The RNA shown here (transfer RNA) has 59 nucleotides and comes from Heterocephalus glaber. Its mean pLDDT, the model's own confidence on a scale to 100, is 83. Lineage of the source: Eukaryota > Eumetazoa > Bilateria > Rodentia > Heterocephalus.
């Protein structure tokens, strides 16, 4: 080592910014606002009722 990108998160059904799509606004493909989509949380293993989180190994 977690969303396309940059990064939070922390044992209890995963978030932000940015980007993308749609709508509104607009002279405008810019700006602004709203909504939405998007994730086998590197792989395997162990512990646990439960692992993105703790253990070990690997890449």
């Nucleotide at each position: 080592g977690u969303a396309g990108c940059u990064c939070a998160g922390u044992g209890g059904u995963a978030g932000a910014g940015u980007g993308c799509a749609u709508g509104c606004u607009u002279u405008g493909u810019a700006u602004g606002c709203a909504u939405g989509a998007g994730g086998u949380c590197c792989u395997g293993u162990g512990u646990u009722c439960a692992a993105u989180c703790c253990u070990c190994a690997g890449c």